[in-house]
Context: one part of a larger RNA
RNA sequence: UGACGGGGGCCCGCACAAGCGGUGGAGUAUGUGGUUUAAUUCGACGCAACGCGAAGAACCUUACCUGGGCUUGACAUGCACCGGUAAGCUCACGAGAUUGAGCCCCCCAGCGAUGGGUCGGUGCACAGGUGCUGCAUGGCUGUCGUCAGCUCGUGCCGUGAGGUGUUGGGUUAAGUCCCGCAACGAGCGCAACCCCUGUCCUUAGUUGCCACUCCGUAAGGAAGCACUCUAGGGAGACUGCCAGUCAUAAGCUGGAGGAAGGUGGGGAUGACGUCAAGUCCUCAUGGCCCUUAUGUCCAGGGCUACACACGUACUACAAUGGCCGGUACAGCGGGUUGCAAUACCGUGAGGUGGAGCCAAUCCUAAAAACCGGCCUCAGUUCAGAUUGAAGUCUGCAACCCGACUUCAUGAAGUUGGAAUCGCUAGUAAUCGCGGAUCAGCAGGUCGCGGUGAAUACGUUCCCGGGCCUUGUACA
Numbered sequence: 001u002g003a004c005g006g007g008g009g010c011c012c013g014c015a016c017a018a019g020c021g022g023u024g025g026a027g028u029a030u031g032u033g034g035u036u037u038a039a040u041u042c043g044a045c046g047c048a049a050c051g052c053g054a055a056g057a058a059c060c061u062u063a064c065c066u067g068g069g070c071u072u073g074a075c076a077u078g079c080a081c082c083g084g085u086a087a088g089c090u091c092a093c094g095a096g097a098u099u100g101a102g103c104c105c106c107c108c109a110g111c112g113a114u115g116g117g118u119c120g121g122u123g124c125a126c127a128g129g130u131g132c133u134g135c136a137u138g139g140c141u142g143u144c145g146u147c148a149g150c151u152c153g154u155g156c157c158g159u160g161a162g163g164u165g166u167u168g169g170g171u172u173a174a175g176u177c178c179c180g181c182a183a184c185g186a187g188c189g190c191a192a193c194c195c196c197u198g199u200c201c202u203u204a205g206u207u208g209c210c211a212c213u214c215c216g217u218a219a220g221g222a223a224g225c226a227c228u229c230u231a232g233g234g235a236g237a238c239u240g241c242c243a244g245u246c247a248u249a250a251g252c253u254g255g256a257g258g259a260a261g262g263u264g265g266g267g268a269u270g271a272c273g274u275c276a277a278g279u280c281c282u283c284a285u286g287g288c289c290c291u292u293a294u295g296u297c298c299a300g301g302g303c304u305a306c307a308c309a310c311g312u313a314c315u316a317c318a319a320u321g322g323c324c325g326g327u328a329c330a331g332c333g334g335g336u337u338g339c340a341a342u343a344c345c346g347u348g349a350g351g352u353g354g355a356g357c358c359a360a361u362c363c364u365a366a367a368a369a370c371c372g373g374c375c376u377c378a379g380u381u382c383a384g385a386u387u388g389a390a391g392u393c394u395g396c397a398a399c400c401c402g403a404c405u406u407c408a409u410g411a412a413g414u415u416g417g418a419a420u421c422g423c424u425a426g427u428a429a430u431c432g433c434g435g436a437u438c439a440g441c442a443g444g445u446c447g448c449g450g451u452g453a454a455u456a457c458g459u460u461c462c463c464g465g466g467c468c469u470u471g472u473a474c475a
Base pairs, nucleotide, nucleotide: 001475002474003472004471005470007469008468009467010466011465012464013463015459016458019423020422021421022420023419026315027314028313029312030311031310032309033308034306035305042053043052064301065300066299067298068297069296070295073126077125078124079123080122081121082120083119084118088103089102090101091100092099106117107116108115109114128290129289131288132287133286137284138283139279140278141277142275144273149188150187151186152185153184154183155164156163157162168179169178170177194267195266196265197264199235200234201233202232203231204230205229208225209224213222214221215220238261241255242254243253244252245251317416321375322374323373324372325371326370333364334363335362338357339356343352344351345350382413387408388407389406390405391404392403393402429451430450431449432448433447434446435445
């Protein structure tokens, strides 16, 4: 100087408390451990691994296993020599890769020799490796933590390590600001500048809008750009004003006006560093290793196994509910290899067909809620696992191993031990919708809107963190 303390003081955070909803019990989905296996590819392991890499494992992917092939190679560049093709089509063996046969058969310049291009073969340099080392590395990322800290120049103090500044008195979300002070300044962080959202003005008015006028049963059209909206530009919030308080300061408390008030709400933004944290399987890269194989092509299998254990979710256990009928209201988005309406067929998944739309124009397109009826507390008209049968769709192909539909079947489950998680407001809870990936496949993930609470006395305690101080046989 740090680190640590079941030392002290001050302060903060859904840290506790006060509340609401869960997890832990059930069934299933998914990840992991373990076990099994020819293989169940690899990585990730307290927080900060475990719906994680994977924003889509039937083949492919694919790195794993079994078997069948190739060896200048599936891919790149160069040199030497040989050839005219290569590709495509047909046939045969074969699981296919491949192999064989046939058809077809070079281009440009030049009269030609020849040169260039392209492709194939032979040979040589070399290729190739998701092989090892993240404890050799770059880059990127997680975490402490959006915590308020981390430092430097000069000066001063100390033999020195170092200290001071950065401590102290107040204050703040903040090393934020004020005052004081052997310090005076400065940098990286904080804040602001950026984006979205909340109010108003203005510009613009189609594909958007419909108040007035006309037509029309209506939808809508004409007319119009008021309003809504769209998207450009601006205004607005600054403790600016008032009162109290404080040290006359910084600030704090209350009030006025205001759409909004003291950081308005949300996002992006992550200092010096820590964990030899993670990643050699994104990529790049040193070293080591393989080179008729640890490279590469193909078929099939596996990654989907299953006495068990754990994590994360979904669905429930019902009446604030279930079922049936009727009837409303979104937003973010996506759409030409696409989204697909009206109509018809089918109980249905879906099929036929194809208007319209390269989209503020057309399509995708809501559910909870509301109205009416049935059920009356039961393993039920709750719950839907499992299984049987029949189908639909995608795709070369759904056996291993897809999603969905219909009929039948109708398991566990009656609110969950110890323990444990999230959340302070348009939040929790609850309801559906959209996107990426994607032929197909979403209970995951990333977004979007609808309905919409309860509670916070307080900081003694648990956890994490910041500042000062104290002890130490630790560094």
This is a predicted structure of a 475-nucleotide part of an RNA (small-subunit ribosomal RNA, 3' major domain) from a metagenome. The full RNA is in RNAcentral, with records from SILVA.